[in-house]
RNA sequence: AUGUCGAAAAGGCAAACUCAUUGAAAGAUGAGGACGCAAAGCCACGGGUCUAAGGUUCCAUGGGAAUGAUGAUAGCCGGGUUACCGAA
Repeated sequence: AUGUCGAAAAGGCAAACUCAUUGAAAGAUGAGGACGCAAAGCCACGGGUCUAAGGUUCCAUGGGAAUGAUGAUAGCCGGGUUACCGAA
């Protein structure tokens, strides 16, 4: 110096749950809280998953059902990209 590596120390992130805000929802954001995380930093590019407002179709009517991302998830997997420390 490097990495299909992860001992120590320092520092970092923060699941469930609660409250508030926001959103049609899934979810997101903030505060509290720690299940975990060595990329649990960043990017929806491929696959998966969640939601279904608007649209369309059907039923037949102040509604119901079906369909379907352009919504969401990076703490589902792969891929891309950047990065702290340094024992074996």

About this RNA:
The RNA shown here (c-di-GMP-I riboswitch aptamer) has 88 nucleotides and comes from Aneurinibacillus danicus. Rfam family: c-di-GMP-I riboswitch aptamer. Rfam links the family to the GO term cyclic-di-GMP binding. The organism belongs to Aneurinibacillus, within Bacteria.